[in-house]
């Protein structure tokens, strides 16, 4: 230097044009004599950045940028 694969709550991840979801954490509430277990709710996201297409993009296009793999 060429190639590709990932980047979405605090963490593993889903979701591949129509207002973004799920365990696990968190946080309140039941329950217990208390703890942990369960049980309900609930907060918590400019969907890596920047453009480009479209009525509309996490979700298509193009450059970057960081992370891993290859190959030289």
């Nucleotide at each position: 230097g060429c190639u590709g694969a990932u980047g979405u709550g605090g963490c593993u991840c889903a979701g591949g044009g129509g207002u973004a979801g799920a365990g696990c954490a968190c946080c309140a509430c039941c329950u217990u004599g208390g703890u942990a277990a369960g049980g309900u709710g609930g907060u918590g996201g400019u969907c890596g950045c920047g453009g480009g297409u479209u009525c509309g993009a996490u979700u298509c296009c193009c450059g970057c940028c960081a992370u891993c793999a290859g190959c030289u």
The RNA shown here (transfer RNA) has 72 nucleotides and comes from a Clostridia bacterium. Its Rfam family is "tRNA". It is annotated as a transfer RNA. The source organism's lineage runs through Bacteria, Bacillati, Bacillota and Clostridia. The sequence was found in a public genome assembly.